[in-house]
RNA sequence: GAUGAACGCUAGCGGGAGGCUUAAUACAUGCAAGUCGAGCGGGAUAUACUCUUCGGGGUAUUGAGAGCGGCGAACGGGUGAGUAACGCGUACGUAACUUGCCUCACAGCGGGGAAUAGCCCCGGGAAACUGGGAUUAAUACGCCAUAGUAUUGUAAAGCCGCAUGGUUUAACAAUUAAAGUUCAGGCGCUGUGAGAUGGGCGUGCGUGCUAUUAGCUAGUUGGUGAGGUAACGGCUCACCAAGGCUACGAUAGCUAGGGGGCGUGAGAGCGUGGCCCCCCACACGGGUACUGAGACACGGACCCGACUCCUACGGGAGGCAGCAGUAAGGAAUAUUGGACAAUGGGCGCAAGCCUGAUCCAGCCAUCCCGCGUGCAGGAUGAAUGCCCUCUGGGUUGUAAACUGCUUUUAUAUGAGAAGAAACCCCUGGAUUUAUCCGGGGCUGACGGUACCAUAUGAAUAAGCACCGGCUAACUCCGUGCCAGCAGCCGCGGUAAUACGGAGGGUGCAAGCGUUAUCCGGAAUCACUGGGUUUAAAGGGUGCGUAGGUGGCUUGGUAAGUCAGAGGUGAAAGCCCGUCGCUUAACGAUGGAAUUGCCUUUGAUACUGCUAAGCUUGAAUAAGGUCGAGGUAGGCGGAAUGUGGCAUGUAGCGGUGAAAUGCAUAGAUAUGCCAUAGAACACCAAUUGCGUAGGCAGCUUACUGGACCUAUAUUGACGCUGAGGCACGAAAGCGUGGGGAUCAAACAGGAUUAGAUACCCUGGUAGUCCACGCCCUAAACGAUGCUUACUCGAUAUCUGUUCUUCGGAAUGGGUGUCCAAGGGAAACCGAUAAGUAAGCCACCUGGGGAGUACGCACGCAAGUGUGAAACUCAAAGGAAUUGACGGGGGUCCGCACAAGCGGUGGAGCAUGUGGUUUAAUUCGAUGAUACGCGAGGAACCUUACCUGGGCUAAAUCACAGUAGAAUUUUUCAGAGAUGAGAGAGCCAGCAAUGGCUGCUGUGAAGGUGCUGCAUGGCUGUCGUCAGCUCGUGCCGUGAGGUGUUGGGUUAAGUCCCGCAACGAGCGCAACCCCUGGGAAUAGUUGCUAACACAUAAUGGUGAGGACUCUAUUUCAACUGCCUGCGCAAGCAGAGAGGAAGGAGGGGACGACGUCAAGUCAUCAUGGCCCUUACGUCCAGGGCUACACACGUGCUACAAUGGCGUGUACAGAGUGUUGCGAGGCAGUGAUGCCAAGCCAAUCACUAAAAGCACGUCACAGUUCGGAUUGCAGGCUGCAACUCGCCUGUAUGAAGCUGGAAUCGCUAGUAAUCGCGCAUCAGCAAUGGCGCGGUGAAUACGUUCCCGGACCUUGUACACACCGCCCGUCAAGCCAUGGAAGUCGGGGAGACCUAAAGCGGAAGGUAACAUACUUCGUUAGGGUAAAUCUGGUAACUGGGGCU
Repeated sequence: GAUGAACGCUAGCGGGAGGCUUAAUACAUGCAAGUCGAGCGGGAUAUACUCUUCGGGGUAUUGAGAGCGGCGAACGGGUGAGUAACGCGUACGUAACUUGCCUCACAGCGGGGAAUAGCCCCGGGAAACUGGGAUUAAUACGCCAUAGUAUUGUAAAGCCGCAUGGUUUAACAAUUAAAGUUCAGGCGCUGUGAGAUGGGCGUGCGUGCUAUUAGCUAGUUGGUGAGGUAACGGCUCACCAAGGCUACGAUAGCUAGGGGGCGUGAGAGCGUGGCCCCCCACACGGGUACUGAGACACGGACCCGACUCCUACGGGAGGCAGCAGUAAGGAAUAUUGGACAAUGGGCGCAAGCCUGAUCCAGCCAUCCCGCGUGCAGGAUGAAUGCCCUCUGGGUUGUAAACUGCUUUUAUAUGAGAAGAAACCCCUGGAUUUAUCCGGGGCUGACGGUACCAUAUGAAUAAGCACCGGCUAACUCCGUGCCAGCAGCCGCGGUAAUACGGAGGGUGCAAGCGUUAUCCGGAAUCACUGGGUUUAAAGGGUGCGUAGGUGGCUUGGUAAGUCAGAGGUGAAAGCCCGUCGCUUAACGAUGGAAUUGCCUUUGAUACUGCUAAGCUUGAAUAAGGUCGAGGUAGGCGGAAUGUGGCAUGUAGCGGUGAAAUGCAUAGAUAUGCCAUAGAACACCAAUUGCGUAGGCAGCUUACUGGACCUAUAUUGACGCUGAGGCACGAAAGCGUGGGGAUCAAACAGGAUUAGAUACCCUGGUAGUCCACGCCCUAAACGAUGCUUACUCGAUAUCUGUUCUUCGGAAUGGGUGUCCAAGGGAAACCGAUAAGUAAGCCACCUGGGGAGUACGCACGCAAGUGUGAAACUCAAAGGAAUUGACGGGGGUCCGCACAAGCGGUGGAGCAUGUGGUUUAAUUCGAUGAUACGCGAGGAACCUUACCUGGGCUAAAUCACAGUAGAAUUUUUCAGAGAUGAGAGAGCCAGCAAUGGCUGCUGUGAAGGUGCUGCAUGGCUGUCGUCAGCUCGUGCCGUGAGGUGUUGGGUUAAGUCCCGCAACGAGCGCAACCCCUGGGAAUAGUUGCUAACACAUAAUGGUGAGGACUCUAUUUCAACUGCCUGCGCAAGCAGAGAGGAAGGAGGGGACGACGUCAAGUCAUCAUGGCCCUUACGUCCAGGGCUACACACGUGCUACAAUGGCGUGUACAGAGUGUUGCGAGGCAGUGAUGCCAAGCCAAUCACUAAAAGCACGUCACAGUUCGGAUUGCAGGCUGCAACUCGCCUGUAUGAAGCUGGAAUCGCUAGUAAUCGCGCAUCAGCAAUGGCGCGGUGAAUACGUUCCCGGACCUUGUACACACCGCCCGUCAAGCCAUGGAAGUCGGGGAGACCUAAAGCGGAAGGUAACAUACUUCGUUAGGGUAAAUCUGGUAACUGGGGCU
């Protein structure tokens, strides 16, 4: 885009079309084929007259029903079951035929006869129907006559053709005709010929699927003769022959009416055959003939069968696939209408009759076309609705209201067609009839319809689908992987433009969507117009049949080809022009087109055919060369195994390490001898040969091939190759040999969680030979064969020629690299995957499946051929970037190693899990949670629990009002709170400010949820050296290059090179501390010199020299030297220097990763609570305790503990404070109290250390847990639940399993000191400070982490990835299958209706009846065969 459609929602009108696609299922009822009295006999009834015995009769007119006869009924109408066929289409033929009615021409129409319907009479039967008798007519039926251009026979001539033959002319003989009627015009009848129309038959070409259908055929194929037919013919029969069809698809099976056309498409095609037209076939299923011009006959006959109906049970009737209609089936398809007015048909002289053909109307949005549902103005942009950043804005929206206008349509009224002209009647004319022409008259179902006019009044008239992308159209609410959506991708798990609703929007519109089907897009079956190295796809290889295809020249021919002409290609349809309905749809008319087929004339380049030639393709001959080419035989040495002998002794062998195994009965090893089988080291190569598989010691015989050289010969003999034939690794099979090695199966030993494996020790088939099978491989170059053409470089094998002996040229092979070109890319590139030609084979999404069934082959194993159901939205190729690897290379890090000290064991502290609890608030959870948030949980904190209260409460802001603030105190209560009593009246000059209570207004509040909605902040990779950009260049692209490479560095640090050149964020540097110097400045710091003072002290004067303080500045840069290096740079116990190669330390953290952490610091979207999830108070809890883990402290002791004495820091802190000193106390501490807002005073003692003494290896003079008692301090308050002191007590623990952590120098280890938080403190924590002060690093194999390059990848949520198979469960389709139920067709045998054919008898005539024979629809019997359904059981497959 389309439809004969259906379904859902909706619906105003008109025009034109269409309307059982299913059950060719069954049908009630009515109608659909009759007509003619001008063929015939006859005649009911009615009217008029007349007669009458009143029963009726006669005459005239009229002429119903029935019958004989003629014509029609073979047309028209329906359906598509069957049919794969001369059925249809197209073009021819008929010299092999027919044709009623119609037209033309010629000729004719004489005589006579016998019957039979009807009518009448008598019967049978329920009916349908039917029997007998008598009589009668014809355009019904015989007979005789006449007749030729008819038919038959005889034989002839001319002409023609296409084989039989046709045609014309003439002769002789024989045979066959007729119908009447009338108005006398005519209408008919007979014979012959011609025409027209219709038909029969034949032929070429075209016209589905399956080869998992490969052979079919007996009247079959042909001939002779006969019969039959309108006609040819095996159409039928007798005889004879053995043919005929088939790979160009016979036969069989399945499906199907064919065409014009229709839908789609640019076309070629693909799909289709409803309506209309042509042809065919059918008429309940099947068979048969009759009549006839025509039928094997839809509304005829006979017979069989099935079904239905009637019946008096004896018998009968019927056929809607005609028009309506009914039932059924189905998703689904209409009225039991009107009329013959028109068109057409039948009959008739005609009038006319008949006509469900036809013309009309009815129903249905089924389709196509047209019209309308109003138009213009109208902003305060009304109200509602919806949204938002919400005192407001946006949108709905000029939309509405309102004003003006119009009236198609609707309603009402009125007027009102065309389609009609004939026939016929009347009349005129041409020329008298016939016939024709003119004038007048008659005839309309549709229909009072179309159309027209007038009036009324916006009045009567809008829906459907969609809005994530494709695809035009976006927001809110609800829901929360639910409910649902979905054409594909996919949406939905609490902020859904995707579900449902709403608002808004988009598209189409009396329709809109959905479903189904077809074409297109799809170049996705590729003729136009595809492919096959790796995506699906080259046969394993050769030979070769059919077929396809084929070199140069000339002649002929004209089949293909091309051109002209003729015929045909129906109409309708499509296209174009014009015209008619108001337009359109629709219709009319003309043209074009109909790409085809046939005939004919011509052309001859090309192809074909034919004839003659040619040599370049191909082949042959001659001479050489080459090689693991093949087959058969012979020979050889090494190695191995085995056997014998000898030497010799304890192991051998094997592995990662072992063991099994062998060995004192003498192995292994060594020597000699013998023997067996198999394979051929070195040469050896990126080599050679062969069609492929494949081929390797030497040699002989036979044999295939390729190549080279110069000539000669044949003369296109060529190429490819469906089927076919042959060959065809390994494994395997059969028979017979052989059997050394190796070695499936098997056994044992190891390994392992297991180990039916990898490793080891053995070991049988097999491996070898002969013969015969098998016939498959990643049979690979994953690349079919042949021919031609298309830049170069280089290597190598093998010929030939030349050579200056270096090499060069020219052939044939085998490799590598590349230009052009090709390719999706990788890559290919004269050995093409380039450019062309010829032929063959093969492919068409993945799985199912190379499976099933069938067939063929095979001894078997199996091989070849080779599906479908079902299922998925992919499977796949090449390349890219990452990530990963028990891949590779390079490098780094306390990563390992080398060391030192710990943890893991004990006790305690602290955090966590778990458990418990009314609550044990919450968060953090590998590294990157766990002495973490917390740098201080007794109350408070506090978020938790229990209980008691408050509800704009507490708090804040503003305003007002009152009051100073404030404070004392009573009662109840746990307190909050409630109820009272009292004292007091702020600061400031003032302005004003502070505080409290009350009132009003405004903001409530939430440590409730979501860190996966967020900001901010933080951890980690990682202080790792990386991460990117601009421009250019490369690539179809992703992307690459730069950033890789060679060096170097701590470093993407720097240098060199380079299609890159630059740049940014990182690195480094700039900043701070520390280490040396200088300058400046000297107080609270310092004190060398000079003074003073003291028991002593920078205590004082004084000084700036020193230390120090704190500001500035210098210094280090591989700058210098030597060596190496192109350079960058590296090395040196180098010089110099306080410091040397970044001097040491800190701050500083790229692009990003982990949906990492935090909604409980804070901020914040959304959601939730609102006399509570808010808030106040008391008490409790966060401190629980069978247990587990992390981080620490103290120890286990003599490098130590204890006692006494004694020396030396740094950095901090201090007025609610640090507190000297004195006194008291054993002590914590208390009392008094100097100084200090601090380089001034204080904390402050530093400790380890050193000196002396003691302890002697013990659970101790180690260790200090735990507990008792007595105290101290802070605080409203130490019970739950603080710290400290004294005294007493004196637990575990004697150096810690597997495992694991930190540290590379002023570091580890060890020793003390200070600070924050803080009333106090659970601090052994954290953050700082200094004292003492080591050991070790060979080195980068390994573990962990990281960086760069490279490689593989089926990973990309990225190896914590992906993913395979069994088993368990559910569902689905399918194979096999004992059995069971159907269906199809052919043949055999038996029987056989109607009809037809033959024979005999009978008859006026006729094969009419009967009897008999043959044939046949149907029926039956028996055995096979094909095909489908179902099925116990069973096999695999798919999805979850």
This is a predicted structure of a 1440-nucleotide RNA (small-subunit ribosomal RNA) from an uncultured bacterium. The coordinates come from a structure-prediction model, not an experiment, and the mean pLDDT is 83.